[in-house]
């Protein structure tokens, strides 16, 4: 430099045909237990990488940019 892929809660991930943003784990509170752990019940946490565009409406469609991953090229 070229091609492809990924970006959603602290972490790992889902999100159908564009129509109320979710699951597991972690965290907080309460209960059971002498306590830890474990289990049960409840709860909090989101600029959906970013900037625009399309649309009545965008996590989802279109374009630019950024970061990361893989492969290739180049240099050694």
């Nucleotide at each position: 430099c070229g091609a492809g892929g990924u970006g959603u809660a602290g972490c790992g991930c889902a999100g159908u045909u564009g129509g109320u943003a979710g699951c597991g784990u972690a965290c907080c509170u309460g209960g059971u237990u002498u306590g830890g752990g474990a289990c049960c019940a409840g709860g909090g946490g989101g600029u959906c990488g970013u900037c625009a565009g399309u649309u009545c409406g965008a996590g989802c469609c279109u374009g630019g940019c950024c970061a990361c991953c893989u492969c290739g090229a180049c240099c050694a």
Molecule: transfer RNA
Organism: Chitinophagales bacterium